[in-house]
RNA sequence: GAUUAAGAUUGAGGAGCAAAAAUUAUCAGUAUCUAUAAGGAGCUAGCUAGUGUAGAUCUAUAGUGAAAGGGAUUUUUGCCGAAAUUAAGCUAUGAUUAGCUAUCUAGCUUAGUUGGGCUUGUACUUAAUAGGUAUAAGACUGUCACUAGCUUAUCUAGUGGGGGGCUAUCUUAUCC
Numbered sequence: 001g002a003u004u005a006a007g008a009u010u011g012a013g014g015a016g017c018a019a020a021a022a023u024u025a026u027c028a029g030u031a032u033c034u035a036u037a038a039g040g041a042g043c044u045a046g047c048u049a050g051u052g053u054a055g056a057u058c059u060a061u062a063g064u065g066a067a068a069g070g071g072a073u074u075u076u077u078g079c080c081g082a083a084a085u086u087a088a089g090c091u092a093u094g095a096u097u098a099g100c101u102a103u104c105u106a107g108c109u110u111a112g113u114u115g116g117g118c119u120u121g122u123a124c125u126u127a128a129u130a131g132g133u134a135u136a137a138g139a140c141u142g143u144c145a146c147u148a149g150c151u152u153a154u155c156u157a158g159u160g161g162g163g164g165g166c167u168a169u170c171u172u173a174u175c176c
Stems, first nucleotide, its partner, number of pairs: 001175002004173006011166001014080001016079009026070001033063005042051002045101004083114010094104003115141002118138008143161007
């Protein structure tokens, strides 16, 4: 000095990602509760336990009447595998209840997939045609490599790759 390999730090992509708080529409005139009428034996995810002929569950009318989750706006915070998701395992004094199972929710570990947001279709979820998740297609955008052109700082176009990447710096090893 150069290349390659390993390690560490740093920075970027923009309708970027996530979290918290406040306000607010929806949820919904729904659930619940009360009264009346009708009705006549079971009802609650399963079991135990409860509850029901002193009339339950279900139905109709009248009255009363929420909440959670999800959404929007504003502010703040942490960040750029930010984060999301699939499978397996573990934890919970979490929710559904009195208990157990099951289900749901939250967190952690391991392995895998996705560069990013947008639009549209399909499937699932949800009260919802909002939103979310997955998948496919489309253009856009960021980055690197190659090719070509050009006002030679760079820009444009085309093709291809991917975040375990890319930019910058440092250390170690290797080669000259």

This is a predicted structure of a 176-nucleotide RNA (Lysine riboswitch aptamer) from Orenia marismortui. It matches the Rfam family "Lysine riboswitch aptamer". Rfam describes the family as follows. Riboswitches are metabolite binding domains within certain messenger RNAs that serve as precision sensors for their corresponding targets. Allosteric rearrangement of mRNA structure is mediated by ligand binding, and this results in modulation of gene expression. This family includes riboswitches that sense lysine in a number of genes involved in lysine metabolism, including lysC. Model confidence (mean pLDDT): 80 of 100. The RNAcentral record of the sequence draws on Rfam.